[in-house]
RNA sequence: GGGCGAUUAGCUCAUUUGGCUAGAGCGCAGCAUUGACGUUGCUGAGGUGGGAGGUUCGAAUCCUCCAUCGCCCA
Numbered sequence: 001g002g003g004c005g006a007u008u009a010g011c012u013c014a015u016u017u018g019g020c021u022a023g024a025g026c027g028c029a030g031c032a033u034u035g036a037c038g039u040u041g042c043u044g045a046g047g048u049g050g051g052a053g054g055u056u057c058g059a060a061u062c063c064u065c066c067a068u069c070g071c072c073c074a
Stems, first nucleotide, its partner, number of pairs: 001073007010026004019057001028044005050066005
């Protein structure tokens, strides 16, 4: 330098070929339970979906550029 893949909640991931006011497990907070802790149950908080632009009535999803990481080729 060229090609491919990944980037979504604190962590690990789902969301499939556009209809999302984005979910799950773990973690965190509150309540119940316990002498207390733990377990268990219920409830809740937490996301500008890496950044910028474009297409569209509508974008996590499609297109372009950039950034970071990984793999392959030279």
Annotation
A computed fold for a 74-nucleotide RNA from a Candidatus Saccharimonadota bacterium, annotated as transfer RNA. The source organism's lineage runs through Bacteria, Bacteria candidate phyla and Candidatus Saccharimonadota. Rfam family: tRNA. The family's RNA type in Rfam is transfer RNA. It was read from a public genome assembly.